This is a predicted structure of a 479-nucleotide part of an RNA (small-subunit ribosomal RNA, 5' domain) from Schmidtea lugubris. Rfam family: Bacterial small subunit ribosomal RNA. The prediction has a mean pLDDT of 85. The organism belongs to Schmidtea, within Eukaryota. The RNAcentral record of the full RNA draws on SILVA.

Context: one part of a larger RNA
């Protein structure tokens, strides 16, 4: 000079865009934040109709068993120097849902929550008997396709609702799209860290994976790595990209996007198509809480807000209208994703704070050689004008047929009236701007170099000037 996710001082009028815990991945009070399907299923109340009981057919609620979904979106940056990431290659693999094909979708059985009896416990939960349904579970037949074969054969499947239109199951290929898996190169500092390693480093053989593989296990073999920095200490997520800067770099990695990790700390698995699972399951721990002391609950680095910590960062708002996303055949229902309001000059932009005229050069300050100078065309005063902001009226576009949170939207129109709108840093040289009075090496200043001991343009006030302006200054950092 430029820049910030800024913090502090003085100050402060409007809009638009954007951004807001950089510190203690301290602790968390209360609400929300993932449900969803009666067109899989029995069953319970409550109610309507049909002729009265019996029954029969709706309609709403509500708990269950089932299915899809809670592996996505959302946060965070603690860990990691590592095939995490970043590129470019690669072979030995999965894939729910989705598109295309092809061939079926038969016959049966056994249970078991709900629910009712009786307990058990303070709670959280939770036992035994009894009866019930299924697209939950099971067995059988078939096997075009698939798999295994020693080529002879062996082996594996399905569900069924309905408004009759469809919605689905099952095999098997192919596609799409996502993942999981090797590799080459590139990715900070320390040598005041020089040796490091024993599943190590190959090799046979099993095993395990959805796959290759020391992934595991046995047995053989004595190998691998390494001053071109192993190893160990220390520091950090990465990366498009952002700042700087004429580059070449050098700093960084807010916020937006793509990835990885991690979920009160550690550690395991189930389930699944996907997980070793933020708002699931189990044990171990601290930590809080609740108890009848026997035993139990919980995890905001999700939205808000709360204490604390700090120089220092927001409402315990509104709607799913719109985009997306789950579940559903649809109505639709969830959704703190998102879309919006609200705080904060914290940022970038933009606009206002009035114009014109006006010399009695007013008044009052301030200097002063007492003549006058400046403040100053500044103000009064006349004459317009009305952007912003207010006030009262119309009103789009976001919504395809209907639906609009925002929202008193934008935007137009009238109405009045200069009216309701300027600071703040400097003024010795660097560096644009100087006089006076005050203090007297004191009280201060100061980024340097220096100012101040009685005529300070350098301190402190005051007139006057000089920069920038809804901002200015200082402090911190990067270049």
């Nucleotide at each position: 000079g430029a820049a910030u996710g800024a913090a502090c001082g003085c100050u402060g009028g409007u809009g638009g865009c954007a951004g807001a815990c950089c510190u203690a991945a301290c602790a968390c009070a209360u609400g929300c934040a993932a449900g969803u399907c009666g067109a899989a299923c029995g069953c319970a109340a409550u109610u309507u109709u049909g002729u009265u009981u019996a029954c029969a057919a709706g309609a709403u609620u509500g708990a269950g068993u089932g299915g899809c979904g809670g592996a996505c979106g959302g946060g965070u940056g603690a860990g990691u120097a590592a095939c995490g990431c970043g590129u470019g290659g690669g072979a030995a693999c999965g894939u729910g849902u989705c598109u295309g094909a092809u061939a079926g979708u038969a016959a049966g059985g056994a249970a078991u929550a709900g629910c009712u009896a009786c307990g058990g416990g303070a709670a959280a939960c939770u036992g035994u008997g009894g009866g019930u349904a299924a697209u939950a579970c099971c067995u059988u037949a078939u096997g075009g396709a698939c798999c295994c074969u020693a080529a002879g054969g062996g082996g594996u499947a399905a569900a069924g609702a309905u408004u009759u239109a469809u919605c689905g199951c099952u095999a098997u290929c192919a596609g799409g799209g996502c993942g999981g898996c090797c590799c080459g190169c590139g990715u900070c500092g320390g040598a005041u860290u020089a040796g490091c390693u024993u599943g190590u480093u190959g090799g046979u053989a099993a095993g395990g994976u959805a796959a290759c593989g020391g992934c595991u296990u046995a047995c053989c073999a004595a190998g691998g790595c390494a001053a071109a920095g192993a190893u160990c200490c220390g520091u950090a997520g990465c990366u498009g990209g952002u700042u700087u800067g004429a580059g070449a770099g050098a700093a960084u990695g807010a916020a937006c996007a793509g990835u990885c990790a991690c979920a009160c700390u550690g550690g395991a698995a189930u389930u699944g198509a996907g997980a070793u699972a933020c708002g699931g399951u189990c044990c171990a721990g601290a930590c809080u809480c609740c108890u009848a002391c026997g035993g139990g609950a919980g995890g905001c680095a999700g939205c808000a807000g709360u204490g604390a910590g700090g120089a220092a960062u927001a409402u315990u708002g509104g709607a799913c209208a719109a985009u997306g996303g789950g579940c559903g055949c649809a109505a639709g229902c969830c959704u703190g994703a998102u879309c919006c309001a609200g705080u904060c000059a914290u940022g970038c932009c933009a606009c206002g704070u009035g114009a014109g005229u006006g010399a009695a050069g007013a008044a009052g300050g301030c200097c002063u050689u007492a003549g006058g100078g400046u403040u100053g065309u500044a103000a009064a005063g006349c004459u317009c004008u009305u952007u912003c902001a207010a006030u009262g009226g119309g009103g789009a576009g976001g919504a395809a047929g209907a639906u609009g949170a925002c929202a008193u939207u934008a935007c137009c129109c009238a109405u009045a009236u200069a009216a309701g709108a300027a600071g703040u840093c400097c003024c010795g040289g660097c560096u644009a701007a100087c006089u006076c009075c005050g203090u007297g090496c004191c009280a201060g200043c100061a980024g340097c170099c220096g100012c101040g001991g009685u005529a300070a343009u350098a301190c402190g006030g005051a007139g006057g000037g000089g920069g920038c302006u809804a901002g200015c200054g200082u402090u911190a950092u990067u270049c």